This is a predicted structure of a 376-nucleotide RNA (Bacterial RNase P class A) from a Planctomycetota bacterium.
Order: sequence, then structure tokens, then C1' cells
RNA sequence: CGAGAGGUCCGGGCGGCCGCUCUCGGGGUUUUCCCCGGGGGAGGAAAGUCCGGGCUCCACGGGUCAGGGUGGUUGCUAACGGCAACCGGCCGUGAGGCUAGGGAAAGUGCCACAGAGAACAGACCGCCUACCCCGCUUCCUUCGGGAUGCGGGCGGCAAGGGUGAAACGGUGCGGUAAGAGCGCACCGCGGUCCUGGUGACAGGGCCGGCAGGGUAAACCCCACCUGGAGAAAGAUCGAAUAGGGAAGCACAAGGCGACGACCCGCGCCGCUUCCGGGUAGAUCGUUCGAGGCCGAGCGCGAGUUCGGUCCCAGAGAAAUGGUCGCCCCCUCCCUCCGGGGAGGGACAGGAUCCGGCUUACAGGACCUCUCGCAUC
Repeated sequence: CGAGAGGUCCGGGCGGCCGCUCUCGGGGUUUUCCCCGGGGGAGGAAAGUCCGGGCUCCACGGGUCAGGGUGGUUGCUAACGGCAACCGGCCGUGAGGCUAGGGAAAGUGCCACAGAGAACAGACCGCCUACCCCGCUUCCUUCGGGAUGCGGGCGGCAAGGGUGAAACGGUGCGGUAAGAGCGCACCGCGGUCCUGGUGACAGGGCCGGCAGGGUAAACCCCACCUGGAGAAAGAUCGAAUAGGGAAGCACAAGGCGACGACCCGCGCCGCUUCCGGGUAGAUCGUUCGAGGCCGAGCGCGAGUUCGGUCCCAGAGAAAUGGUCGCCCCCUCCCUCCGGGGAGGGACAGGAUCCGGCUUACAGGACCUCUCGCAUC
């Protein structure tokens, strides 16, 4: 200097004028409302509504099954499908990244086409042919036959080649008619022991020629977890009407009681449909929290403990806006290098609250690390 990897932060600032909303204090023709003064007033994602909870309501409790969710180990957390560290596998020269990561020997299914053969398989091209059979050439012959070479058959092989995403261990040496774990070495696989580690696992020793591939983000098996509905949830006060009328079912059996089914216990007593009438106002929930910030200790870390300090939207169709000026950042043009001009400034706004995940984001800043080139 160039190219990359991981992480953090900002994302407009200041001032004037006018305007909005909540709250506190004071005053006013103190209902509504108005005036003065003080204080507060959108996000890192407020988005998605994907997870987990706090909170609220549904009198319930125990058990079995179903349904749903998660899936390496150990930790963190209120909890999670989240986060941290580590292990295994894959990718990358590397910093690092990805991982839906338990089980294929409980069972079922699938592996198209090609290929001989795709799970207890198999001979297309091939290699060998000792024994035995047939044919042919040459030589010898005591004319019975013998030797030799070639071809075919019978037979042996699955090592070489081919097909395929994948071929029933791999590489090498020996051995064999030619081969094959047939034997040996190493790797792999299985068993066992030792060492290290909380653990997943890692390393090493010994024994054994040792074999039913892949796929579970297919069904399934295993381990663990798991009520429902939701802030228009719900609670209180007040007011008003007609505790109205009709029909059907049921009457100790049955029905209801925290999504489904069954069993046991417990509690309550009706259920369904139609007609008609009244109210729709006020207050709470509503923001003090698994809260923020700073410091110290512990921990590799996620975090945690202690101390200090602060109160940071609370509306009710939903508030922070308009305007002017200066500054800031980026791009382009001009330049007498003093500067001037033009344009642009992202994604985007609460409504129960919090912890996560995912997605969007113009522009800018900082830190750490890796690789390459050149120079000293």
C1' cells in the first nucleotide's frame, strides 16, 4: 500500500419565533376552560408477530394416552427454539464461517435412470486354464500314440476396466494358474484397558482378519419440556330496565368445571332455541421495572455480587410539528488554493411490559486480527 475476517458506536448539532402533550406549583368569570412559572416527552430496530415469560381471567387435583416443541457437552438466565465457552463434522492459505449435531444392529419405506450387480448382490469388457473333453497346424513314431502351439468347452476369479451420486473396506508388499484379508505392514472397523478432561470427547497400549452401504430437514424409536385465552385481558363504582314472555330436552340420571380422549377424587346445579326491553358513564389496569447509568470484586465468557446515583412517553382515533439562520457529513463542478456554487443526508415512529430472534438501513467513525506485495 492492497485484499479480507470479527466486534463496537454515531446516524445530525446549536439558536430564535410560533405551536402540541403529560405532570407539579400558583392564580382566575374555579363545570368545560384560561393565564404564569418549573420539570418530562419515540427506536436500534418502536417493524415482523416468530419464540419465552411477568401480569389478568377461566373453583380444581392426581393419573394414563394423544397432540405439540426441542435434540452434541457444560454453563448463564425468570424462561426460551436464546446467549457463552468447548467438542465432533464440513468449508477457507488464514483470521474465521456453517452445523435441523441422539438412534440405521427395534421396525417400515426410499435409493430414479444407467449398470452384471444397489444389501446378506453380482459377470458387460476382461484375466487364468493345472485336471478332463473336442477341433486344427508342425515335428517324432515301435503306427498304439507322444510332444508342441492355437482355438473352443468344462472350470476358477472379482484384483484391472466400464456404468453410476454411491459397488459389500483403502494403499503397498508377498503369494497364486490367475486372483482374493489368502498372509503381512500401515490406515479403517470391533473389543478391552490406561491417561487427561465436570463432560461431549482426545491421546496411547493390547487383542481380533474383522463387515447388513446411504437416507430419520422420511415414517419411526429414545431423552427432556409442555393448560387455555389475552389488555378491546380484566377489576371497581354508578345508572337504567321488564329478576319479562314462549317452546323443547332433562329431572338423580345427567350436565358443567383450564384446548382433545379416558379413569379416579372434589365442587356446582340445569341445558338449548326464539321474541322483547335497558345500559353503553366514570375510575383503575397505565408505567418503579427480572429498570437505566457509573464504579469495584469474581468468572475464559455469557453473566453475577456489592456500593453509589437517576426516574427517562403514558395518550384515548392517539401528542414532540412548522419556519428561519448558522454549523456538520457525503458527492460533483469551478478555483487566483483564500475559497465559491449545486445537489443529497438512510431504515423508519409507541399503546400491557420485559428478555431474545429475524428483517430493513444513505453515510460515517473506532478497535483487534489474517493474508499478499514493496522498503528499511
Overview:
The prediction has a mean pLDDT of 77. Taxonomically the source falls in Planctomycetota (Bacteria, Pseudomonadati). Rfam family: Bacterial RNase P class A. Rfam describes the family as follows. Ribonuclease P (RNase P) is a ubiquitous endoribonuclease, found in archaea, bacteria and eukarya as well as chloroplasts and mitochondria. Its best characterised activity is the generation of mature 5'-ends of tRNAs by cleaving the 5'-leader elements of precursor-tRNAs. Cellular RNase Ps are ribonucleoproteins. RNA from bacterial RNase Ps retains its catalytic activity in the absence of the protein subunit, i.e. it is a ribozyme.